Transfer RNA from a Patescibacteria group bacterium, 72 nucleotides, folded computationally.
Model confidence (mean pLDDT): 81 of 100.
The RNAcentral record of the sequence draws on ENA.
Its Rfam family is "tRNA". Its family is annotated with triplet codon-amino acid adaptor activity in the Gene Ontology. Rfam classes the family as a transfer RNA.
RNA sequence: GCUCUCUUAGCUCAAUGGAUAGAGUAACGGGUUCCGAACCCGUUGAUAGUGGUCCGAUUCCACUAGGGAGCA
Numbered sequence: 001g002c003u004c005u006c007u008u009a010g011c012u013c014a015a016u017g018g019a020u021a022g023a024g025u026a027a028c029g030g031g032u033u034c035c036g037a038a039c040c041c042g043u044u045g046a047u048a049g050u051g052g053u054c055c056g057a058u059u060c061c062a063c064u065a066g067g068g069a070g071c072a
Stems, first nucleotide, its partner, number of pairs: 001071007010025004018055001027043005048064005
């Protein structure tokens, strides 16, 4: 330099182009307990960035950034 691939919550992962992007875990609050642990209930928190296609984009396309693999 070229090609391919990945990027969603603090972490690990879901989501056929279509209802308010879900789950586990973590954090926080409450219940329970003499106090804790465990358990139960609830709350907060995310689509790497920009643009495009579309009635509608996490999903498709282009570029940029970062990670990984291959070729030279």